RNA sequence: CGUUAGCCGACUGGAGAGUGGUUGGCCGGUAUCCCGGCGCAACCCACCGAAGGGGCAGGCCGGGCGCCGCGGGGCGCCGGACCGAAACUCUCAGGUACAAGGACAGGGGGAGAGGC
Numbered sequence: 001c002g003u004u005a006g007c008c009g010a011c012u013g014g015a016g017a018g019u020g021g022u023u024g025g026c027c028g029g030u031a032u033c034c035c036g037g038c039g040c041a042a043c044c045c046a047c048c049g050a051a052g053g054g055g056c057a058g059g060c061c062g063g064g065c066g067c068c069g070c071g072g073g074g075c076g077c078c079g080g081a082c083c084g085a086a087a088c089u090c091u092c093a094g095g096u097a098c099a100a101g102g103a104c105a106g107g108g109g110g111a112g113a114g115g116c
Stems, first nucleotide, its partner, number of pairs: 001115001007110002011106003018045001020044005025038005046096003052092001053090003058083002061080001063078006
């Protein structure tokens, strides 16, 4: 000087599923009964998957058994350790009007391994 398919932060876009019920709290309506509201709280039922999180297909190590081979070794099965996916799956967490959040994507910015 300055690099990615990586990292950081901001901007833009960004799906799904209940404005469910009960109880309580706060506020308001002339208000004990009644009604309405709350980015309120708890519980119950129904649902969603795209914060986060869990699971595996497989890979690798090497143990046992069986078969083949003169042998090196090869094949199959069983069990274990390690690595390990996903927009798949689970629904723990989270979410189900608006807002917020939101995997992911876009362009731009920043730091900066390597490199020169």
Glycine riboswitch aptamer from Azospira sp. I13, 116 nucleotides, folded computationally. It was read from a public genome assembly, where an Rfam model found it. Rfam family: Glycine riboswitch aptamer. About the family: This family represents the bacterial glycine riboswitch. Lineage of the source: Bacteria > Pseudomonadota > Betaproteobacteria > Rhodocyclales > Azospira. The prediction has a mean pLDDT of 77.